[in-house]
RNA sequence: AACGGCACCUCGGGGUGGCCUUGCGGCCUGAGAUGCGAAAGCGGACCCGUUGAACCUGAACCGGAUCAUGCCGGCGGAGGGAAGGUGCAUGGGUUUCUC
Numbered sequence: 001a002a003c004g005g006c007a008c009c010u011c012g013g014g015g016u017g018g019c020c021u022u023g024c025g026g027c028c029u030g031a032g033a034u035g036c037g038a039a040a041g042c043g044g045a046c047c048c049g050u051u052g053a054a055c056c057u058g059a060a061c062c063g064g065a066u067c068a069u070g071c072c073g074g075c076g077g078a079g080g081g082a083a084g085g086u087g088c089a090u091g092g093g094u095u096u097c098u099c
Base pairs, nucleotide, nucleotide: 001095002094003093005088006087007086008085009084010083011049012048013047014046017028018027019026020025034043035042036041055080056079057078061074062073063072064071
């Protein structure tokens, strides 16, 4: 000196089920199950951004629960997947350089 920690700013990535009801609406799990729209999509909230399980593929998967479900676990030391800046701290640690 750099990496590393925390915070902020800007930018970006992502998902939006199940059951009951004539309807209004209610219930379950979650950070989040949303508004408009025929749809594509556009917003809002929430989460995540390579130290990457936010999220997607596998998957109309497998096992276990449940009224039911993308509910829990496996799968998963599988494969993909979206970053820059500034400030603070500089306690432990790693690397490099100088004396």

TPP riboswitch aptamer (THI element) from Neotabrizicola shimadae, 99 nucleotides, folded computationally. Rfam family: TPP riboswitch aptamer (THI element). A reference for the family is Rodionov et al. (2002), "Comparative genomics of thiamin biosynthesis in procaryotes. New genes and regulatory mechanisms", J Biol Chem. The source organism's lineage runs through Bacteria, Pseudomonadota, Alphaproteobacteria, Paracoccaceae and Neotabrizicola. Model confidence (mean pLDDT): 77 of 100.